[in-house]
Context: one part of a larger RNA
Molecule: small-subunit ribosomal RNA, central domain
Organism: Porphyridium sp. MBIC10451
RNA sequence: UUGCAGUUAAAAAGCUCGUAGUCGGAGUUGGGGCGUUUCUGGGUGUGCGUGCCAAUGGUGCGCGCGCUCGGCGGCGUCUUCCUCGGUGUGAGGCGUGCGGUGCUUUACUGCGCUGUGUGUCGAGCGCCGAUUUUUACUGUGAAAAAAUUAGAGUGUUCAAAGCAGGCGUUUGCUGUGAAUACAUUAGCAUGGGAUAUUGGAAGAAGCUUUUGCUUAUUCGUUGGUUGGUAGGCUGAAAGCAUGGUCAAGAGGAACGGUCGGGGGCACUCGUAUUUCAUUGUCAGAGGUGAAAUUCUUGGAUUUUUGAAAGACGAACAGCUGCGAAAGCGUUUGCCAAGGACGUUUUCAUUGAUCAAGAACGAAAGUUAGGGGAUCGAAGACGAUCAGAUACCGUCGUAGUCUUAACCAUAAACUAUGCCGACUGGGGAUUGGUGGACGUUCCAAUCGACUCCAUCAGCACCCUAGGAGAAAUCAAAGUCUUUGGGUUCUGGGGGGAGUAUGGUCGCAAGGCUGAAACUU
Repeated sequence: UUGCAGUUAAAAAGCUCGUAGUCGGAGUUGGGGCGUUUCUGGGUGUGCGUGCCAAUGGUGCGCGCGCUCGGCGGCGUCUUCCUCGGUGUGAGGCGUGCGGUGCUUUACUGCGCUGUGUGUCGAGCGCCGAUUUUUACUGUGAAAAAAUUAGAGUGUUCAAAGCAGGCGUUUGCUGUGAAUACAUUAGCAUGGGAUAUUGGAAGAAGCUUUUGCUUAUUCGUUGGUUGGUAGGCUGAAAGCAUGGUCAAGAGGAACGGUCGGGGGCACUCGUAUUUCAUUGUCAGAGGUGAAAUUCUUGGAUUUUUGAAAGACGAACAGCUGCGAAAGCGUUUGCCAAGGACGUUUUCAUUGAUCAAGAACGAAAGUUAGGGGAUCGAAGACGAUCAGAUACCGUCGUAGUCUUAACCAUAAACUAUGCCGACUGGGGAUUGGUGGACGUUCCAAUCGACUCCAUCAGCACCCUAGGAGAAAUCAAAGUCUUUGGGUUCUGGGGGGAGUAUGGUCGCAAGGCUGAAACUU
């Protein structure tokens, strides 16, 4: 590993990319004929052995042989190579020369048997050289120390054991035993060729056959010619069925019209709040459970008209959209990007998931600027209260906003990894596409509605012959009938996300991360 679990009990990294690793679509010799052969089934004839009965016969069973109809396999061939060259050996077949011998002939005439020599064909078996797609897998074999284990035989009196023993006619016989199995990875030998893996010819520098030139070696030596052998030549010619698998309800790319509160930069609008200015009036206003702190004839609160500032973007706003997640909502312009859909376009395995590594990452926080309307940690005060260092109220610093840089965590939640396949119905909805009698605008088209289908989304409802401890779940199903691929994590509660070490950070802290002890 077989063979756990991960929504809520411990446990899916916040999210995406990504190297090593792991895993990875379909396709390429299958079918038929003939011959031979092992095994096997049926029919029929016959011989032998044997059983039963009512016995010159009938009926079964077993074995053998012949004919015939089949079946699963093996081998050969059609047809599809079993590598090539050299060198030995060579069963056997065919021919031929010379002997011996049996039968035979008028006749060494013919037919045999046998010995010896020789020619040719030659299955097979050795050795040397060249050349071979590779491995996994699997069958068999050798090898793998005994004791141990399993297990055979054997009356240790039984047994655990042991490897003994048994039998006689008792000066000895034994043609008795001392088995066998398992022994898994790696290695060796050999058969198989399904399933995986790997390789081949695309710039032909490909293969085969001829041929040309050139170099080397050997044929005793030297020189010449020629031939053979082995190399070289992006020399030549010819031949080959000459050589490119499909186009995955895998993936990438191009193109098309869209879609979206996706992102960045700039622009623009809106009311509210606060402050300031202005205007009218006059005694209260705020605030609360009730109050008070607070503001107020120097005119508060409230009303009118303006201005400024910095935030924010109501209603529309949805079980709606977009984005990897965090997240995203006034208008307009610019910039690049993206999904889905459409496609008789293109490439052709380019893919999936991912240690290391990298990008992004709410809020709070940190550093340096800007800005500071609102709200508001800390702090001050008023209340409440037994107390209140709180909840309520009035102020209010940091902060909240923005720029440049850090930090890297959240109940970063769907508390549910990602990719792929399958397994029930239903009505809505968003985006694309295709279609249709219809409605509306018009004289058509295009629009906007209505309906149908389809692909891709966010969700929902009903049911479970499924799952689950249940709640519940079309995934949390297709799991003891357990294996689609791949990554991460958990192993009683505390101690503890602590100590220590390492590393990152300006810091705060982050990541990694125990033990003693206790229960």